[in-house]
Molecule: SAM riboswitch aptamer (S box leader)
Organism: uncultured Occallatibacter sp.
RNA sequence: UCAUGCAGAGUGGCUGAGGGACGGGCCCUGUGACGCCACGACAACCUGCCCGGGCAAACCGGGAGUAUGGUGUCAACUCUCGCUGGCUGAAAUGCCGGGAACAUGA
Numbered sequence: 001u002c003a004u005g006c007a008g009a010g011u012g013g014c015u016g017a018g019g020g021a022c023g024g025g026c027c028c029u030g031u032g033a034c035g036c037c038a039c040g041a042c043a044a045c046c047u048g049c050c051c052g053g054g055c056a057a058a059c060c061g062g063g064a065g066u067a068u069g070g071u072g073u074c075a076a077c078u079c080u081c082g083c084u085g086g087c088u089g090a091a092a093u094g095c096c097g098g099g100a101a102c103a104u105g106a
Base pairs, nucleotide, nucleotide: 001106002105003104004103005102010039011038012037013036014035018028019027020026022082023081024080025079040074041073042072045070046069047067049063050062051061052060053059078101083098084097085096086095087094
């Protein structure tokens, strides 16, 4: 920089008090959090396969499928709000969109 973030998928062991990025809220947590390890699972970003474009290479677009491959993930939509536009409303609330931030991949 680009893509994606309303889907999906957990058991056991060790440890022992925090965790959900940050702030507010809310939630999870001694019926064991976070972390580590083992095994498993999900997924399909990359690699591998097929088709098209391209003389070809590079590269671009599309597709299938899931592997002794590379990552990632396995509470809650990225848990939710945060900045901003619109709708609603007396207000509060609620709803829709954009952005920022964050996460993952390339």